[in-house]
């Protein structure tokens, strides 16, 4: 020096000026504003809404079916998660690493072409045999073919038999918490793949979502009062046969009051499994003691822009400097996950190869 | 906020996990004096990017774009 692998962290700064929002102070005008000051004002994903809680409302004797999920062991976490760390076995890679995880010897289905023959022992060419009839060594096809290799045996073959070698299954010792691993023995000789196919085993699982919910409450419509004595008196309808006066035990208007709740308005709604720093435990995820800060909260609509200086990247250079550019995207009840986007750049560990000393 | 559907050739729509078809179209080519209809040939795709499998439109995952329904 080249080409990689894991992790982790930023995602431009500093001033000025206009400008928006929220809160707190003061003034004004006046019960909504409106200025003034001061503070504070997006993200690592604030996305997608893929899971999992936190609040809430509603629903509920218990227990099965049916249906989603998830599935290797031990820890971590809120004792939640398709999260996270550590280990285990399998698989890729020269290697740093990086993938994946129950069960196929319960059942049931699938395995195209090719190939004799696709799951069960069966025979297309071949072998031996007079023949009946025995035999699977050899052919080649396939993604896959009924253990390998040598002797031994045999008409001719075959785990038919034996060594060793692979796998299976039991039993025993030994390590681990445990998944699992080592070594011994014995057995039959060998059992094909697929469950992101039905399915079996186990474990967990009520709905709904902040438009949840709650609290005030015009209008409209609904109910109840408006009684006794004394004064005074407003309209209208109806009764007293009609008209006028009077009278009335009724109705509406009208007025209190009341419950439910519509526009509205308010609360949830920003102090949390909260950040930051430091110390201790622990191999690690993570845990705990201690200091210290309050840090968006909307009209559910603010969080911009301009100049100037450095920083960085590019591009031109008369090496003075000149111009040019800044991803992906944007909070809406709240947290943890994980996924997806994302210019540019920084650290920190290790690997392969190459050259020099 | 809360769900459910779909994606295949230019357009319409098929396809048991096992060679992607149909018909319209478009283009050539015969036919005709020309067009048209007819007759022969051709053409061009599973949204995307993993995964499972011998083998993936089909089955999982993730994503991205349309549709639709509750509130």
């Nucleotide at each position: 020096g080249a080409a990689g692998c894991a992790g982790g962290c930023c995602g431009g700064g500093u001033g000025a000026c206009c400008g928006c929002g929220g809160c707190g102070c003061g003034c004004c005008c006046c019960a909504g504003g409106g200025u003034g000051c001061g503070u504070c004002g997006a993200g690592g994903a604030a996305a997608g809404u893929c899971c999992g809680g936190g609040c809430u409302c509603c629903a509920c004797a218990g227990g099965g079916c049916a249906g989603a999920a998830c599935g290797c062991u031990g820890g971590g976490g809120a004792g939640a998660a398709u999260c996270c760390c550590a280990g285990g076995c399998g698989g890729g890679g020269u290697g740093a690493c990086c993938c994946g995880c129950g069960g196929a010897a319960a059942g049931u289905g699938c395995c195209a072409c090719a190939g004799a023959a696709a799951a069960c022992a069966g025979a297309c060419c071949g072998c031996c045999g007079a023949g009946a009839g025995g035999c699977a060594a050899g052919g080649g096809u396939g993604a896959a073919a009924c253990g390998g290799u040598g002797a031994g045996g045999u008409a001719a073959g075959a785990g038919c038999u034996c060594a060793c070698c692979a796998g299976c299954g039991c039993c025993g010792c030994g390590g681990g918490c445990g998944a699992c691993c080592g070594c011994g023995g014995c057995g039959g000789c060998u059992c094909g793949g697929c469950a992101a196919a039905c399915c079996c085993c186990g474990u967990u699982c009520g709905g709904a979502g902040c438009a949840a919910g709650g609290c005030c409450a015009a209008g409209c419509a609904g109910g109840a009062g408006g009684c006794a004595g004394g004064g005074g008196c407003u309209g209208c309808c109806c009764g007293c046969c009609c008209g006028c006066c009077g009278c009335g035990a009724g109705g509406c208007a009208c007025c209190u009051c009341c419950g439910g709740g519509u526009a509205g308005g308010c609360c949830g709604c920003a102090c949390g499994a909260g950040g930051c720093g430091a110390c201790c435990g622990g191999a690690g995820a993570c845990g705990g003691u201690c200091g210290u800060c309050c840090c968006a909260g909307a009209g559910g609509g603010a969080u911009g822009g301009u100049c100037a200086c450095c920083a960085c990247u590019c591009g031109c250079u008369c090496c003075g400097g000149c111009g040019a550019g800044g991803a992906c995207a944007g909070a809406a009840c709240c947290c943890g996950g994980c996924u997806u986007a994302c210019a540019g750049g920084c650290c920190u560990g290790c690997u392969u190869c190459c050259c020099g000393a | 906020g809360c769900g459910g559907g779909u994606g295949u050739a230019g357009u319409u729509c098929a396809a048991u996990g096992g060679c992607a078809g149909a018909a319209c179209g478009u283009c050539a080519g015969c036919u005709u004096c020309c067009c048209a209809a007819g007759c022969u040939g051709a053409u061009a795709g599973u949204g995307c990017g993993g995964g499972u499998u011998c083998g993936a439109u089909u089955c999982c995952c993730g994503u991205c774009a349309c549709c639709c329904g509750c509130u």